[in-house]
Context: one part of a larger RNA
RNA sequence: ACCGGCGAGUUACGGUAUGCAGCGAGGUUAAGUCCUUAAGGGACGGAGCCGCAGCGAAAGCGAGUCUGAAGAGGGCGUAGAGUUGCAUGCUGUAGACCCGAAACUGGAGCGAUCUACCCAUGGCCAGGGUGAAGUCCCGUUAAACCGGGAUGGAGGCCCGAACCUUUUAGCGUUGAAAAGCUACUGGAUGAGCUGUGGGUAGGGGAGAAAUUCCAAUCGAGCCCAGAGAUAGCUGGUUCUCCCCGAAAUAGCUUUAGGGCUAGCCUCGGGGUAAGAGAGUAUCGGGGGUAGAGCACUGAUCGGGCUAGGGGCCCUAUAAGGUUACCGAACCCGUUCAAACUCCGAAUCCCGAUACUUAUACCCGGGAGUCAGACAGCGGGGGCUAAGCUUCGUUGUCAAGAGGGAAAGAGCCCAGACCGUCAGCUAAGGUCCCAAAGUGUGUGCUAAGUGGUAAACGAUGUGGAUCUGCCGAGACAACUAGGAUGUUGGCUUAGAAGCAGCCAUCAUUCAAAGAGUGCGUAAUAGCUCACUAGUCGAGUGGGUCUGCGCGGAAAAUGAUCGGGGCUCAAGCACACCACCGAAGCUACGGAUGCGACCGAAAGGUUGCGUGGUAGGGGAGCGUUCUGCUGGCGUUGAAGCAUGACCGGAAGGACAUGUGGAGCUGGCAGAAGUGAGAAUGCCGGU
Numbered sequence: 001a002c003c004g005g006c007g008a009g010u011u012a013c014g015g016u017a018u019g020c021a022g023c024g025a026g027g028u029u030a031a032g033u034c035c036u037u038a039a040g041g042g043a044c045g046g047a048g049c050c051g052c053a054g055c056g057a058a059a060g061c062g063a064g065u066c067u068g069a070a071g072a073g074g075g076c077g078u079a080g081a082g083u084u085g086c087a088u089g090c091u092g093u094a095g096a097c098c099c100g101a102a103a104c105u106g107g108a109g110c111g112a113u114c115u116a117c118c119c120a121u122g123g124c125c126a127g128g129g130u131g132a133a134g135u136c137c138c139g140u141u142a143a144a145c146c147g148g149g150a151u152g153g154a155g156g157c158c159c160g161a162a163c164c165u166u167u168u169a170g171c172g173u174u175g176a177a178a179a180g181c182u183a184c185u186g187g188a189u190g191a192g193c194u195g196u197g198g199g200u201a202g203g204g205g206a207g208a209a210a211u212u213c214c215a216a217u218c219g220a221g222c223c224c225a226g227a228g229a230u231a232g233c234u235g236g237u238u239c240u241c242c243c244c245g246a247a248a249u250a251g252c253u254u255u256a257g258g259g260c261u262a263g264c265c266u267c268g269g270g271g272u273a274a275g276a277g278a279g280u281a282u283c284g285g286g287g288g289u290a291g292a293g294c295a296c297u298g299a300u301c302g303g304g305c306u307a308g309g310g311g312c313c314c315u316a317u318a319a320g321g322u323u324a325c326c327g328a329a330c331c332c333g334u335u336c337a338a339a340c341u342c343c344g345a346a347u348c349c350c351g352a353u354a355c356u357u358a359u360a361c362c363c364g365g366g367a368g369u370c371a372g373a374c375a376g377c378g379g380g381g382g383c384u385a386a387g388c389u390u391c392g393u394u395g396u397c398a399a400g401a402g403g404g405a406a407a408g409a410g411c412c413c414a415g416a417c418c419g420u421c422a423g424c425u426a427a428g429g430u431c432c433c434a435a436a437g438u439g440u441g442u443g444c445u446a447a448g449u450g451g452u453a454a455a456c457g458a459u460g461u462g463g464a465u466c467u468g469c470c471g472a473g474a475c476a477a478c479u480a481g482g483a484u485g486u487u488g489g490c491u492u493a494g495a496a497g498c499a500g501c502c503a504u505c506a507u508u509c510a511a512a513g514a515g516u517g518c519g520u521a522a523u524a525g526c527u528c529a530c531u532a533g534u535c536g537a538g539u540g541g542g543u544c545u546g547c548g549c550g551g552a553a554a555a556u557g558a559u560c561g562g563g564g565c566u567c568a569a570g571c572a573c574a575c576c577a578c579c580g581a582a583g584c585u586a587c588g589g590a591u592g593c594g595a596c597c598g599a600a601a602g603g604u605u606g607c608g609u610g611g612u613a614g615g616g617g618a619g620c621g622u623u624c625u626g627c628u629g630g631c632g633u634u635g636a637a638g639c640a641u642g643a644c645c646g647g648a649a650g651g652a653c654a655u656g657u658g659g660a661g662c663u664g665g666c667a668g669a670a671g672u673g674a675g676a677a678u679g680c681c682g683g684u
Base pairs, nucleotide, nucleotide: 001684002683003682004681005680006679011094012093013092014091015090016089017088018087019086020085021084022083023082026050027049028048032044033043034042035041036040054061055060064076065075066074067073097236098235100233104226105225106224107223109222110221116200117199118198119197120196121195122194123193124192125190127159128158129157130155134151135150136149137148138147139146163187164186168183169182170181171180202218204214205213206212239619240618241617242616243615244614249262250261251260252259253258263369264368265366266365267364268363269362270361276359277357278356279355280354281353282352283351284350285349286348291343292341293340297337298336299335301333302332303331304330308326309325310323311322312321313320372397373396374395375394376393377392378391379390380389381388402413403412404411417589418588419587420586422585423584424583428579429578430577431563432562433561437576439575440574441573442572443571444570450565456550457549460547461546462545463544464543465542466541467540468539469538477534478533479532480531481530483507484506485505488502489501490500513528517526518525590609591608592607593606594605595604596603597602620673622670623669624668625667626666627665628664629663630662631661638657639656640655641654642653644651645650
């Protein structure tokens, strides 16, 4: 891992609701006793319980009573249905659907054969080094101290085996080993190591102290018990079909991943038949949002006017003058506002009428839900960030399959009862992959734009419009001219159109600036404006707009889903046809609810039949029991195979195997259905 078996809402006693049954103003026995039996059953037993009357704290009174001064008012009652049994749903108390803690408590419980410390008694430490005190001798001294030599053999002394330990590194890491191996290292006469026997015990011991050790276990050992501790937590919870079908919100909560009540779901009953629900239209009301506005509250730009203030002038103070300063109020023009409003929609809310539809509401039984997600729209928070967060509102998912979006819970289309080798459509599509147009018409795009991006930039290109010049010849190109006073004046070393400052006239002209740029030291030179000629028809500049271009860098190999596509297979507009879904239609069938017919069975018809949590309904199968009926050695159960039947769970039949029991019908009772629980046991 697989296969097989086992494996989870039970039982007792109360409560409550519903169904069925008995009796009914009553209903019912309990213990017990008696009779009888194979199991079992029957009779008696009225104690007790519930109901038949309530109100009051009570005394108490009583269809009333309490409050009260009250005969008032008010509260609770009175106008008759219960009770017993069985079954089922839910609930209370119990382990209460099953498995699961970490822990807590108890016991004259078991442990110091490991380990810590202690007690008693034994054992062990190769070899080498160093050389304390003391002693002796010599020197010295008055004698000592002291110095030297010898002797001596001290020490938690030194080096280093055994022994004890474990520093560092490597190896080992499903190991050779639940702590080791190799190399290196520390101690090695000591607070040393070690044998044997003994002692200390669980909130206790022991501890050169680390929460360290107390038998591979220690912030409180192990074993057993309380015990099925508790677990608002995780996991699991076993056959089928049919009807309906949620919630992820509010309030409160030592509450926030749990509850309670309400909301939303379901089942039964009531209620009515149009008065309560829903929708549409019209009408009557409500409102202060969007927008807009500036009349209020504030903010705001420019100007005008002007009180006040500053500067300057004048001045002995005062007074006065002036100002390219600041500037309230006021005026004109211009703006802004969630907490501004002179105004003010749409949608929405309340109501009436008409029409369409079929709910709403009340009582009672059972729930689940209290983590929501995304999308559009309206806001707050954030960065007008987030697959962000928080409200409102709508939708989808959740609990929704199908088609589209290459793929894709939340987007678009559309809501799957079953069957059909029938048809029509939606979104989206129709060159090939790949069902359907290489469709029609008119344009656009040249960028493979399409097939992802901005500010900004650009003689890309189409459309519309405004405007300058132009057959009295424009624009471009070419030819020629582009002059004179004059080198204007100033400045300067120089300044001659062209460093700079000032002025910028006049003349001749077809035209030509006291000069557009290059250039020179300054001149010179080239060029432009401007003019003529040649040529001969358009040529410049704006504005709005369609489609394109650049701007454009990401990590494994690219790509629009791919191939591939250019008067398109791209984009825009218009049109025709077709494809396309579990949508709609057609035909057949099933089932729920309503209506009608029918005594019923059933038939006809209308509308339905996606579904998680969850509510309700109807069934299948297993084991055993009662009653009844069958089968079996001419072969029971079980097992195997098969093309049969049923809407499902399931049920027959045949054959083989097997070798002794099995089973239909009607009821009853449950150890009643397995794929999941890191489930348990077994097998392989």
Large-subunit ribosomal RNA, domain II from a Balneolota bacterium, 684 nucleotides, folded computationally. The source organism's lineage runs through Bacteria, Pseudomonadati and Balneolota. Its mean pLDDT, the model's own confidence on a scale to 100, is 86. Its Rfam family is "Bacterial large subunit ribosomal RNA". Gene Ontology terms of the family: ribosome and structural constituent of ribosome.